Background: A computed fold for an 89-nucleotide RNA from Thiocapsa sp., annotated as Glycine riboswitch aptamer. Of the family's consensus pairs, 90% are formed in the model. NCBI's taxonomy places the organism under Bacteria, Pseudomonadati, Gammaproteobacteria, Chromatiales, Thiocapsa. RNAcentral holds the sequence, with entries from ENA, Rfam and Ribocentre.
RNA sequence: UCAAGUCCCGCGGGAGAGUCCGGCCUCGGCCGGCGCCGAAGGCGCAACACUGCCCGGAAUCGCUCAGGCAAAAGGACCGCGGGAAUAAC
Repeated sequence: UCAAGUCCCGCGGGAGAGUCCGGCCUCGGCCGGCGCCGAAGGCGCAACACUGCCCGGAAUCGCUCAGGCAAAAGGACCGCGGGAAUAAC
């Protein structure tokens, strides 16, 4: 000096699954039960790596701990704009 990678902010888009049953209630919700969903977070691992074992090791894959199953909110991820720290040079 500086990004197409990383992180932060703003805006826009953004799926799935019972408005089930019982109880309480200030009628907005809470608790319990059964059923279900995967796209916050969390956990698991193939190739690879290692003499070998352990350890390490990705995802929108798997699990369903957490979360969720009217709307709202949240939401991985995507696009645009702005910013920050850096790598290479």